[in-house]
Context: one part of a larger RNA
RNA sequence: GGCGUAUGGUGAAUGCCUUGGCGUUGAGAGGCGAUGAAGGACGUUGGAGCCUGCGAUAAGCUUCGGGGAGCCGGCAACCAGGCUGCGAUCCGAAGAUGUCCGAAUGGGGAAACCCGGCCCGCUUGCGGGUCAUCAUGGUCUGAAUGCAUAGGACCAUGAGGCGAACCCGGUGAACUGAAACAUCUCAGUAACCGGAGGAAAAGAAAGCAAACGCGAUUCCGUCAGUAGCGGCGAGCGAAAGCGGAACAGCCCGAACCGGUCUUCGGACCGGGGGACCAUAAUCAAAGCGAACCGACUGUGAAUGCUUUGGAAAGAGCGACCAAAGAAGGUGACAGUCCUGUAGUAGUAGGAACGCGGCGAGGGUCCAGAGAGUAGCGUCGAGCUCGUGAAACUCGGCGUGAACAUGCGGGGUCCACCCCGUAAGGCUAAAUACUCCUCAACGACCGAUAGUGAAUCAGUAAGGCGACUGAAUGGUGAAAACUACCCCUAUAAGGGGAGUGAAAUAGUAGCUGAAACCAUACGCUU
Numbered sequence: 001g002g003c004g005u006a007u008g009g010u011g012a013a014u015g016c017c018u019u020g021g022c023g024u025u026g027a028g029a030g031g032c033g034a035u036g037a038a039g040g041a042c043g044u045u046g047g048a049g050c051c052u053g054c055g056a057u058a059a060g061c062u063u064c065g066g067g068g069a070g071c072c073g074g075c076a077a078c079c080a081g082g083c084u085g086c087g088a089u090c091c092g093a094a095g096a097u098g099u100c101c102g103a104a105u106g107g108g109g110a111a112a113c114c115c116g117g118c119c120c121g122c123u124u125g126c127g128g129g130u131c132a133u134c135a136u137g138g139u140c141u142g143a144a145u146g147c148a149u150a151g152g153a154c155c156a157u158g159a160g161g162c163g164a165a166c167c168c169g170g171u172g173a174a175c176u177g178a179a180a181c182a183u184c185u186c187a188g189u190a191a192c193c194g195g196a197g198g199a200a201a202a203g204a205a206a207g208c209a210a211a212c213g214c215g216a217u218u219c220c221g222u223c224a225g226u227a228g229c230g231g232c233g234a235g236c237g238a239a240a241g242c243g244g245a246a247c248a249g250c251c252c253g254a255a256c257c258g259g260u261c262u263u264c265g266g267a268c269c270g271g272g273g274g275a276c277c278a279u280a281a282u283c284a285a286a287g288c289g290a291a292c293c294g295a296c297u298g299u300g301a302a303u304g305c306u307u308u309g310g311a312a313a314g315a316g317c318g319a320c321c322a323a324a325g326a327a328g329g330u331g332a333c334a335g336u337c338c339u340g341u342a343g344u345a346g347u348a349g350g351a352a353c354g355c356g357g358c359g360a361g362g363g364u365c366c367a368g369a370g371a372g373u374a375g376c377g378u379c380g381a382g383c384u385c386g387u388g389a390a391a392c393u394c395g396g397c398g399u400g401a402a403c404a405u406g407c408g409g410g411g412u413c414c415a416c417c418c419c420g421u422a423a424g425g426c427u428a429a430a431u432a433c434u435c436c437u438c439a440a441c442g443a444c445c446g447a448u449a450g451u452g453a454a455u456c457a458g459u460a461a462g463g464c465g466a467c468u469g470a471a472u473g474g475u476g477a478a479a480a481c482u483a484c485c486c487c488u489a490u491a492a493g494g495g496g497a498g499u500g501a502a503a504u505a506g507u508a509g510c511u512g513a514a515a516c517c518a519u520a521c522g523c524u525u
Base pairs, nucleotide, nucleotide: 001524002523003522004521005520006519007518008517009516015510016474017473020445021444022442023441024440025439026438027437028436029434030433031162032161039101040100041099042055043054044053046079047078049075050074051073061095062094063093064092065091066090070083071082072081106115107114108113116131117130118129119128120127121126133159134158135157136156137155138154139153140152141151166197167195168194169193170192171191177184181231207214208213218245219244220243221242222241228236229235249426250425251424252370256271257270258269259268260267261266273366274365275364276363277362282360283359287355288354289353292350293349296346297345298344299343303318304317305316306315307314319336320335321325327339328338329337375399376398377397378396379395380394381393382392385411406421407420408419409418410417461468462467481509484496485495486494487493
C1' cells in the first nucleotide's frame, strides 16, 4: 500500500407518514362595478417584524338570532393590562364606518401625490357636500343667414372598468404538408378587436323530398370517409333519410274604421281585419298557497374487569347498542372514550304545481299579405363544390321587376308537375363551459412525485424590459427541549448528572442504504 471484517463519522437514498395537489360525479352559483369594482398603497393590537382581519369607529362598532364558559386571530412564546352567567370570545343574518390609488370621474400627475372652483358649518386652517366625458330623451336659447340649422346652457336616465372558460360577430397570418414550390394545405386555426348571456347562437319553411311523403331550431348516433371536391397531387369532405335527446309556438306592419294636421302628395294618433259558427279549453305580469329538495343549527344508542406494556384501543374473560360496524382523533389496532355517523326536529333559500287574473285568445270563407327589394351584369366570398354545365346563400358597384290570375325553389336552361310564400320581429327545453361554493368518491401522486408553489410562492433570485423563476416537510405520547458539576476562550463542542419507554429520539433531531473518511483487528505485498 491492497483486500476483508467490525465499529464509528459523513451523507442522504429507502421505508412509513401527510397538512398539499390531481381527477371524476352530483348539487349550487354563473357575475362584480359611479351606492366607486377587480387589484393595490399606507395605516391599524400596550410591546420590533411578517401573515390574516379590519379602515382614523381601523384583529374592530350596532341590532337580531344561535351558543354556553371561557376569551383578548396565526407564526409564538413572554411581560403588562383587560373582558366574561347583567351571557363574553365564537357562529349566522342585516346595518354602520370604510384613509389614499385604481374605470377614477373637479384640474394635473412620474398610481397611492400635487393644486383648485362653488355652497354650508366652523374660521391660521379644518369638516361636510358638489364640480369628468360620452350617449339618449326633454326644456330653454341660438350664429354666419330671413326661416332654419350648427352650436350653447340646464334637467333626467344610462354607459365607462374588471372577470377562467364557453358563445356570436369583425379583421385575419405563418411555420408546416404537398417529401422542392406558386394553386392547394395548415385554417377561417392562432392572434387582435367588438358584443352578450347564464348559457349564447339558431328557430316556426319563398324548407326538404320525389311522384311516396315529411313538417321550426338545436344536440347525439348512423348515413360515411359514402356522394362529391382536388396541381383529380397532398389532401378536403357533406346532405337527405333513419334511430334517439328535447319539444312550443307566436307577434308587428299592411288591408278596414275614427280623429287631428295638411303644401292635398300625405303625415301622425287611436281602435282594429270583415261575415258566419263557437263562447271555453289555452296563454299570460304582479300577488297568494305549496308537494318536494334543503346548506345550516340542534338532538342523537351502547363497556367493564384482568393481563403485557411508558401508555391499551392489543390479548383473555364476560356485557351491551345497532335505521348508528362511514370516517377522524385519543400515549399501539376503539361500534359502545371524544368529534361524529344512521335517524329525527327546526330553518335561510330554491321550487314542480295549484289558485288568481288586466288582457290576449278558436274554426271556415273572403280581404290583405314587407322595393331601390327579387332578378340581371360585373367583381368577390360561403357551401363537398378550386369557374366548372354551377344552381343555391351572402357582399361591393351598376341596373332594376311582378303584386297571389303574382313570386321563389326542386343543381345550367325550358315545359309539365310538385313544394313553398322572400325582402319585419320574438321564442323555453334538449347543447357548450367552470374563475367560484358545497358534498361525495378515486385499481390518482406521496415531498426529484403531485400544481411552478404541502414550507408566508408567482416568493427569493435573474433580466433595462417584455419576461424567466427555484429550493426547503417528519424530535417526542407530552417540551418533560438537558437543573447542577467538569474540560474549554464567559466559545463551539464534549464528559458526567437529570428528563423520557427510548437521547445512536438532543431543536445539525423518525428510519438512516451507498459513494467518501477514520479507527481496530486479520490476511497479504
A computed fold for a 525-nucleotide part of an RNA from a Phycisphaerales bacterium, annotated as large-subunit ribosomal RNA, domain I.
It matches the Rfam family "Bacterial large subunit ribosomal RNA".
The RNAcentral record of the full RNA draws on ENA.